[in-house]
RNA sequence: UAGGAUUUGGUGUAAUGGUAGCACGAAGGUUUUUGAAAUCUUAGGUUCAGGUUCAAUACCUAAAGUCCUAG
Repeated sequence: UAGGAUUUGGUGUAAUGGUAGCACGAAGGUUUUUGAAAUCUUAGGUUCAGGUUCAAUACCUAAAGUCCUAG
């Protein structure tokens, strides 16, 4: 430099264009002599800028980060 893949809570991972979920983790409550376990609840997320659309995490364009391949 060219091509390709990928970006979703703290972490990992889903989501045919139609309410953004799940698991672990965190906080609080119940229980327990204490802790662990169990159980209930809460908070926290679509890399960024435009476009298409009634509606975009998903489609299109450009940018950024990471990874891979070729030179």
Molecule: transfer RNA
Organism: Nannospalax galili